[in-house]
Predicted 3D model of a 76-nucleotide RNA (transfer RNA) from a Chloroflexota bacterium. The prediction has a mean pLDDT of 83. Rfam family: tRNA. About the family: Transfer RNA (tRNA) molecules are approximately 80 nucleotides in length. The sequence is in RNAcentral, with records from ENA.

RNA sequence: GGGGCGGUAGCUUAGCGGUUAAAGCACCAGUCUUAUAAACUGGAGAUCGCGGGUUCGAAUCCCGCCCGCCCCACCA
Repeated sequence: GGGGCGGUAGCUUAGCGGUUAAAGCACCAGUCUUAUAAACUGGAGAUCGCGGGUUCGAAUCCCGCCCGCCCCACCA
């Protein structure tokens, strides 16, 4: 340099172009317990890597960049 996959909540991941972006763990509160844990119930938390474009409507499609992983090529 070329190609492929990926970037969504603190973490791990879902998410045919169409209400208000979902789940598990973690976190907070409550129930239970002498207390903690476990279990159960409830709650908060993400303008979806950045900037543009297409569209009535974009996490999703297109373009450019940034970052991570893998493969190939080049130089040494």